[in-house]
RNA sequence: GCCGGGGUGGCGAAACUGGCAGACGCGAUAGGUUUAGGACCUAUUGCCGCAAGGCUUGCAGGUUCAACUCCUGUCCCCGGCA
Repeated sequence: GCCGGGGUGGCGAAACUGGCAGACGCGAUAGGUUUAGGACCUAUUGCCGCAAGGCUUGCAGGUUCAACUCCUGUCCCCGGCA
């Protein structure tokens, strides 16, 4: 340099014929249970906002009524070829 794969809440990981972004799990917080702890059960858990609502898929643009998904550029990681 060329080719292929990947980047999504605190962490792992889904959503791929373009149609509710964050399912599910872990972790965390609060409560229950316990003498206490573990295990188990319940609720909550991205950001801004009093709320209504808005924002958010590495970053910046584009297409579209609608983009994690398609297109362009770019950064980073893994693998292959030279």
The RNA shown here (transfer RNA) has 82 nucleotides and comes from Candidatus Daviesbacteria bacterium GW2011_GWA1_41_61. Lineage of the source: Bacteria > Bacteria candidate phyla > Candidatus Daviesiibacteriota. Rfam family: tRNA.